[in-house]
Record summary: The prediction has a mean pLDDT of 83. The RNA shown here (transfer RNA) has 74 nucleotides and comes from a Chthoniobacterales bacterium. The source organism's lineage runs through Bacteria, Pseudomonadati, Verrucomicrobiota, Spartobacteria and Chthoniobacterales. Its Rfam family is "tRNA". By type it is a transfer RNA.
RNA sequence: CGGGCCGUAGCUCAGCUUGGUAGAGCGCCACGUUCGGGUCGUGGAGGCCUAGGGUUCGAAUCCCUACGGCCCGA
Numbered sequence: 001c002g003g004g005c006c007g008u009a010g011c012u013c014a015g016c017u018u019g020g021u022a023g024a025g026c027g028c029c030a031c032g033u034u035c036g037g038g039u040c041g042u043g044g045a046g047g048c049c050u051a052g053g054g055u056u057c058g059a060a061u062c063c064c065u066a067c068g069g070c071c072c073g074a
Base pairs, nucleotide, nucleotide: 001073002072003071004070005069006068007067010026011025012024013023020057028044029043030042031041032040050066051065052064053063054062
């Protein structure tokens, strides 16, 4: 310098191809259970999706640019 993949909850990831109000597991909080803890059960909080711009009635999703991570080539 060129190319590819990825960026979503505290962590690991789905959702993107087929645009329509964002989910799971673990973790966290409360309650139940227990003498207490763990386990188990029930309920709850927590992200507007890396940033900016564009298309659209509507964008995590499509397009462009930048930034960050990983990989390949030179």